[in-house]
RNA sequence: AAAAAGGCAGCGGGAGAGUUCCGGGACCCACCCGGACACCGAAGGGGCAAGCGGCCGUACCGCCGCGAAACUCUCAGGUUCCCAGGACCGCGGCCGGAUG
Numbered sequence: 001a002a003a004a005a006g007g008c009a010g011c012g013g014g015a016g017a018g019u020u021c022c023g024g025g026a027c028c029c030a031c032c033c034g035g036a037c038a039c040c041g042a043a044g045g046g047g048c049a050a051g052c053g054g055c056c057g058u059a060c061c062g063c064c065g066c067g068a069a070a071c072u073c074u075c076a077g078g079u080u081c082c083c084a085g086g087a088c089c090g091c092g093g094c095c096g097g098a099u100g
Base pairs, nucleotide, nucleotide: 002099006095007094008093010091011090012089013088018037020036021035022034023033024032025031038079039078040077044075045073046072047071051066052065053064054063055062
């Protein structure tokens, strides 16, 4: 002097699914609250393959553990527009300091 992984915040982009029924508020209601039913998966969360390790003298079989996701579950969250949220992507900033 350069600087990876990783972290933090900012800006931009960012999908899916309810104009359902009932009650109340409101009174253009498709808005708000509660309940019911129906749905979505991209906050978060749960589950598992291959493979690896272990147990059983070895092997087979079996069992246990580790083990990914945008797959899967739908707990949570979400379901007209707006607002908000939003995995992931881009931009640059700060921290960081593998490495040189």

A computed fold for a 100-nucleotide RNA from a Planctomycetota bacterium, annotated as Glycine riboswitch aptamer. Rfam family: Glycine riboswitch aptamer. From the family's description: This family represents the bacterial glycine riboswitch. Gene Ontology term of the family: glycine biosynthetic process. Its mean pLDDT, the model's own confidence on a scale to 100, is 77.